[in-house]
RNA sequence: UAAAUUGUUUUCUAGGGUUCCGCAGUUUGCUGGUCUGGUCCGAGAGAAAACAACAGUCUGCGGACUGCAGCACGGAGGGAUAAAAGCCCGGGAGAA
Numbered sequence: 001u002a003a004a005u006u007g008u009u010u011u012c013u014a015g016g017g018u019u020c021c022g023c024a025g026u027u028u029g030c031u032g033g034u035c036u037g038g039u040c041c042g043a044g045a046g047a048a049a050a051c052a053a054c055a056g057u058c059u060g061c062g063g064a065c066u067g068c069a070g071c072a073c074g075g076a077g078g079g080a081u082a083a084a085a086g087c088c089c090g091g092g093a094g095a096a
Base pairs, nucleotide, nucleotide: 006070007051008050009049010048011047012046015041016040020038021037022035023032024031025030054067055066056065057064058063071091073094077089078088079087
């Protein structure tokens, strides 16, 4: 200097807005997320679990069991959805 790898999914949370519900107002048409909430979205850098990968032991060769799982500061701008966000672009651009 360059390349590769650091897995996938589920549940929950930080957080998010307002399609629906609820709540409040109302000229009963509607309006309000500067309404605590339910539904909904939701983390690479949050948590847990399962599976997978890897290593070891055993094996009747079909598998079984155990372990393992490091580090991670981060804009602006754009995109989707009803709308927004630690969602996606993105372990990006940059920084050290």